[in-house]
RNA sequence: GGCUUGGGCGGCGCUAUGUCCCGAACCUGGUCAGGUCCUGACGGAAGCAGCCAUAAGGGGCCGCUGGCGAGCGUCCAAGCCAUC
Numbered sequence: 001g002g003c004u005u006g007g008g009c010g011g012c013g014c015u016a017u018g019u020c021c022c023g024a025a026c027c028u029g030g031u032c033a034g035g036u037c038c039u040g041a042c043g044g045a046a047g048c049a050g051c052c053a054u055a056a057g058g059g060g061c062c063g064c065u066g067g068c069g070a071g072c073g074u075c076c077a078a079g080c081c082a083u084c
Base pairs, nucleotide, nucleotide: 001081002080003079004078005077006076007075008074009073010072012069013068014067015066016065018061019060020059021058022057028053029052030051031050036045037044038043
């Protein structure tokens, strides 16, 4: 000096347990108009629709987090070869 292998860091690619969005008439939750029920009354109770949040699941995205990958860069180590 060259080659091979391993490792660290970086870049690149792909991913998902990452991130964003959608998403349950009822068998999720919250809030529960209306109406219903309890009460002499005061007040309570359950709770449909709607709205909100999400689950299973689906869609998007790789900027964050993690994983995986390789004839990318760089540094370190080991081995082999060559030269002096």
Predicted 3D model of an 84-nucleotide RNA (Bacterial small signal recognition particle RNA) from a Coriobacteriales bacterium. It matches the Rfam family "Bacterial small signal recognition particle RNA". By type it is a non-coding RNA gene. Its family is annotated with SRP-dependent cotranslational protein targeting to membrane, signal sequence recognition and signal recognition particle, plasma membrane targeting in the Gene Ontology. NCBI's taxonomy places the organism under Bacteria, Bacillati, Actinomycetota, Coriobacteriia, Coriobacteriales. Of the family's consensus pairs, 96% are formed in the model. Its mean pLDDT, the model's own confidence on a scale to 100, is 86.